Predicted 3D model of a 77-nucleotide RNA (c-di-GMP-I riboswitch aptamer) from a Deltaproteobacteria bacterium. Its Rfam family is "c-di-GMP-I riboswitch aptamer". Rfam describes the family as follows. GEMM was predicted in a large-scale screen for bacterial structured RNA regulatory elements. Gene Ontology term of the family: cyclic-di-GMP binding. NCBI's taxonomy places the organism under Bacteria, Pseudomonadati, Myxococcota, Myxococcia. It was read from a public genome assembly, where an Rfam model found it. Its mean pLDDT, the model's own confidence on a scale to 100, is 87.

[in-house]
RNA sequence: UACCCGAAAAGCCAAGCUCUUGACAGCAAGGGUACGGAAAGCUCCGGGUCUGAUCGUCAGGCGGCCGAGCUGCCGAA
Numbered sequence: 001u002a003c004c005c006g007a008a009a010a011g012c013c014a015a016g017c018u019c020u021u022g023a024c025a026g027c028a029a030g031g032g033u034a035c036g037g038a039a040a041g042c043u044c045c046g047g048g049u050c051u052g053a054u055c056g057u058c059a060g061g062c063g064g065c066c067g068a069g070c071u072g073c074c075g076a077a
Stems, first nucleotide, its partner, number of pairs: 005075002012037002016033007035064001041070003045067003048062006
């Protein structure tokens, strides 16, 4: 130094609920709070699932459902 790993320290994110706005919906954005998270950072590539349409396919969402890929803070055992 790098990888594995996850003690400590500095920080970070924000489930659900709630308020506002947008959307046919799923849901998204902003404020508050704090369930949790070592990638809860990013990507629909695979699986899964949700919504809408229509006739078995298409479009959209969920990355905090799982997998995979890329990147990243710190440095004890």